[in-house]
């Protein structure tokens, strides 16, 4: 010094938080990239507009929203 590889980091999984896991991006100033941004129908299909399901990637737990019973 250069180059694989591992660990660690930190970001990302269509609405908030948290703990396990999982897959994905990213390699070290900053800025840019990246990884992610739902389904439908209309539409001069660019722009817009109606509707519909969900607070996870998945697993549990809080909290917001719905719906039901009880007191």
């Nucleotide at each position: 010094u250069a180059g694989c590889u591992u660990a660690c980091g930190g970001g990302c999984g269509a609405u908030g938080g948290g703990g396990u896991u999982c897959g994905c991006c990213c390699u070290g100033a900053a800025a840019c990239c990246g990884a992610c941004c739902g389904c439908c129908g209309c539409g001069a299909c660019c722009g817009g507009c109606g509707g519909c399901u969900g607070a996870u990637g998945a697993c549990c737990c809080c909290u917001a929203c719905c719906g039901g019973u009880a007191u």

Fluoride riboswitch aptamer (crcB RNA motif) from Ammonifex sp., 71 nucleotides, folded computationally. It matches the Rfam family "Fluoride riboswitch aptamer (crcB RNA motif)". Gene Ontology terms of the family: response to fluoride and positive regulation of gene expression. Of the family's consensus pairs, 100% are formed in the model. Model confidence (mean pLDDT): 76 of 100.